Order: sequence, then structure tokens, then C1' cells
RNA sequence: CCUGCGUGACGGGCAGCCGCCCGCUGCGGCGGGAGGAAAGUCCGGUCUCCACAGGGCAGCGUGCCGGCUAACGGCCGGGGGCCCGAUGAGGGUCACGGAAAGUGCCACAGAAAACAUACCGCCGGGCGCAGGUCCGGUAAGGGUGAAAAGGUGCGGUAAGAGCGCACCGCGGUCGGAGCAAUCCGGCCGGCAGGGUAAACCCCACGCGGAGCAAGACCAAAUAGGGGAGCAUGGAGUGGCCCGCUCCGCUAUGACUCCCGGGUAGGUCGCUUGAGCCGGCCAGCAAUGGCCGGCCUAGAGGAAUGGCUGCCGCCCCCUCGGGGGUACAGAAACCGGCUUACAGUCCCGCAGGCUCG
RNA sequence: GCCGGCGUAGCUCAGCGGUUAGAGCGACGGUCUCAUAAUCCGUAGGUCGUAGGUUCGAAUCCUACCGCCGGCA
Repeated sequence: CCUGCGUGACGGGCAGCCGCCCGCUGCGGCGGGAGGAAAGUCCGGUCUCCACAGGGCAGCGUGCCGGCUAACGGCCGGGGGCCCGAUGAGGGUCACGGAAAGUGCCACAGAAAACAUACCGCCGGGCGCAGGUCCGGUAAGGGUGAAAAGGUGCGGUAAGAGCGCACCGCGGUCGGAGCAAUCCGGCCGGCAGGGUAAACCCCACGCGGAGCAAGACCAAAUAGGGGAGCAUGGAGUGGCCCGCUCCGCUAUGACUCCCGGGUAGGUCGCUUGAGCCGGCCAGCAAUGGCCGGCCUAGAGGAAUGGCUGCCGCCCCCUCGGGGGUACAGAAACCGGCUUACAGUCCCGCAGGCUCG
Repeated sequence: GCCGGCGUAGCUCAGCGGUUAGAGCGACGGUCUCAUAAUCCGUAGGUCGUAGGUUCGAAUCCUACCGCCGGCA
């Protein structure tokens, strides 16, 4: 220097002119104004209101172990399985609780797809001159299938077979290392056991519901509710009162005032917060602690823009120009995940080439 | 802001683990007719929205993304 692996970061800069939103104002102006994802709304929380004695069922979610965190399906570290890298640095990935609790499903093929079984074959016996046939043994070999009741080797046998033995596997038990997952080793048992839980299900743990259009405050006009007053002059209706009539009392309606609910409208919630930056310390790390400094959009759903010049970066060609400069864009707030993204850079490591 | 559903042939839909994904309408060719339509016969046409995973096997089950439609406040 090139290539690769891993990790982290940046996401154009400066100036001028014209505008937009918010705040302050001495009304001249001054200050602030998108992101790493503001996105998807997939998880978790803060906050607010509603509900709630306690426990269980149902439902939903999570699922190796330890740690971090306000919490999480997130992150860090570790373990195990599978896979990649010619070598190497190393790396990727895992919905990794349970299939000896139960139920279901496993097409086609195949004898048999699960309380196992026997098509070809192998072996023994009977019959037959023979091709063969009948009875029995067997599961090593062939065949089917994605999958067939451990694998390899030796012994053994009529042929075979965990039938016996060694190693591997499996189960149990003991010891050691580790907080644990798990790993290592000894002993015992010839040995239960097909797959599927992103099929039902079982086990453990967690979860009340809604969402800032939450919610709180102020509060027109009109209609309706409650109360008081005025007039008791007249009319209507109801009650005291079973039928009719009269008298009396009372209520209502009309007018004035007050009260309360509440709509339009306005204000708050609203951005000082699990905050940002720097240093030190603890820790492998995630993360936490201490000290110092800083205030950084808050709207109406709608603002955060446009033009010009210079510089930076990338691409193209006749070396002077031309073109381009990603993804995208706040709405109560925060921690994650996922997805989109031109180009550039720091650091660590490996391989190759070159120079000293 | 909080939720639900759908995506399969040109169109409308069925198929929710199993052999080569179907139906109706449409298209094309033939038959019939003087001709057209209808009828009858035949043919073509599918990345099952995209990607990944589970499984022996995926249109179907799961996850992420894309697009469309709808509901509530």
C1' cells in the first nucleotide's frame, strides 16, 4: 500500500439575501428551530384517568445459565447444538424448557410408520426325482422411504442376534471444577428410546384496562335543571277532593336575579429529563458511582424553507469543464428492536506485495 | 393515537400441511351457421405480495418487510 474480518463513529462546511414557527423585547430588533433513524408501531416503561379485599380459572406473552436495567421479547458475559472460513485472524446462526404426562398427525412408496413387523434373502426340519412347497428360526444383508427398535470391530452361531466382549452412544449413580448452564472422570445397567410442541398440550415465570383526542382548569349564546324575589289584578291546568258545583289554600306557566352541569372557545398538561458533554473510579463487558460544565424545537395537524457564491466529497469525459451530493423528516416523553441509507473515517486483527 | 382484515390465472373467488394448486367468467383455436351470438370440443395462462425460517414436505404454520381496505377515539 492492497484485500479481507470485526467494531465504533460521521451523515457536508462557511458567508450573503428573501421568508416561516416559538420565546423575549426598550417594537428597532435579538435568541432558538429535525434524525440516526424523527419511520414501522414490534416490545418495555414514565405520566394521566377508570376499575380493584385476597386467591384461583380462562386468555395472552416469554422460555439454556449468570449479570445489567425503571422495565423489556432489549443489552453484556458464559455454556451447548449446527454451519462457514484452503490456512489464518476468526466468524455466522439458533423460537436452545418438556416427545420415558397424555392426545393427534406422519401423503406416496413400503411387509411394517409404532403395544411393531417380515416382501426378497439366510438357516434348520418334513415332503418331492426335480422346479418347488409346508412348518419353524432369524433380522446380519437387499429393497421402500425424509424417517425402520443404537453404531464400529472381534468373538459366537445351523443361520443370526447386546447373545458375549472392547470403544463410542444412552440411562442411572458417585466424585471433582464452576454461583449456574455445563464440562471432566470413575462405577453400574445390555439398554428405556422414531419424528413433530413455528400440532393440541404440560411445566415455570410475567401481565388489570385505556391512552396526551389521556386528563385538569376557566367558560359565551341558545335550550333545559334547581332556588329566590315581584305581581297576586285576571285567565288556564293539576292537587287538597269519591261524583257535580262554589269558595279557599297551594303548585305551575310569564318577568327579574342567582346557582350548578355542560357545548363552542381558551388555558394547562408541554418538555429539566431513567437529560447532554467532559474527566476520574469500579467492572472482562453491558452498566453503575462521583466531580465539573450546559439548557438543546414545543406547534393549529400545517414552521424548521428557497436562491446565490466559495470550499469539501463522488462520478464522467478530448484536463478544462459537466453532472451529482443518500435514506428520510419531530407532535406527551423515554429505553430498545426492526427496516431504509450515497459516501467517508478512527481503532483492532489476519493474509499478500513492496521499501528501508 | 389504538386496532382489525386481505393479497392465489386477465377479473371474481375456492383451496388452511401431502403427490402435478383448482372453479366460474374472460382469451385463443376448432365445431355449428349464409354470417354473428349462444352451444359443444380443445388449448394456453400461476415467482400463491417479497424475504427468511420450522417441517421429510409450506399457498397453508411462524417472523420481518411491502401494498391495499376498513373500524374506534